c-di-GMP-I riboswitch aptamer from Paenibacillus allorhizosphaerae, 88 nucleotides, folded computationally. Model confidence (mean pLDDT): 88 of 100. The source organism's lineage runs through Bacteria, Bacillota, Bacilli, Caryophanales and Paenibacillus.

[in-house]
RNA sequence: UACUGAUAAAGGCAGACUCUUCGAAAGAAGGGGACGCAAAGCCACAGGCCUAAAGGAUCAAUUUUUCUAUGGCGGCUGGGUUUCCAAA
Numbered sequence: 001u002a003c004u005g006a007u008a009a010a011g012g013c014a015g016a017c018u019c020u021u022c023g024a025a026a027g028a029a030g031g032g033g034a035c036g037c038a039a040a041g042c043c044a045c046a047g048g049c050c051u052a053a054a055g056g057a058u059c060a061a062u063u064u065u066u067c068u069a070u071g072g073c074g075g076c077u078g079g080g081u082u083u084c085c086a087a088a
Base pairs, nucleotide, nucleotide: 004086005085012037013036017032018031019030020029021028022027035075041081042080043079045078046077047076048073049072050071055067056066057065
């Protein structure tokens, strides 16, 4: 240094839920709160998943049904990139 990750040490992040705000929604930001996480740090390139405002089609139905990301999820997977400590 690389691989690896323990009843090691020092720490870190923060699920669900809740309050406020933004958003059509999914969801995001901030406060509280901790289920968990060795990258649960960062990045939407690939796959997957979520939503459907606008748009298209459809319908007796403006309040029908349906298609579709340009929206979103990194705490879904892969990948890229940065990083603390060190037992076997």

Its Rfam family is "c-di-GMP-I riboswitch aptamer". Rfam's curators write: GEMM was predicted in a large-scale screen for bacterial structured RNA regulatory elements.